[in-house]
Molecule: transfer RNA
Organism: Lysobacterales bacterium
RNA sequence: GCGCUUGUAGCUCAGCAGGAUAGAGCAGCCGCCUCCUAAGCGGCAGGUCGGACGUUCAAAUCGUCUCAAGCGCGCCA
Repeated sequence: GCGCUUGUAGCUCAGCAGGAUAGAGCAGCCGCCUCCUAAGCGGCAGGUCGGACGUUCAAAUCGUCUCAAGCGCGCCA
C1' cells in the first nucleotide's frame, strides 16, 4: 500500500435480504420473599447502533469517506 472481518446499554452479545416503539443475559436501582444475607420472583432505569455525508416516504441494516481493533497479502538494496 491492497483486501477482509468487527464496532449496537457499564460488560457479553442478538437483530444487519430497509418498515410497526431498538432487544436479551449479566451488572445497577426499587420492591416481594427471608430473623438477616444470598438465591429466587416482579418491576424500573440505561442507547442519538464508532463518526460524517448521501440514497430513500422510511436506514442499526444500502452507498461513499473516515476513526479504532483484528486478520491475510504485498513492498521494504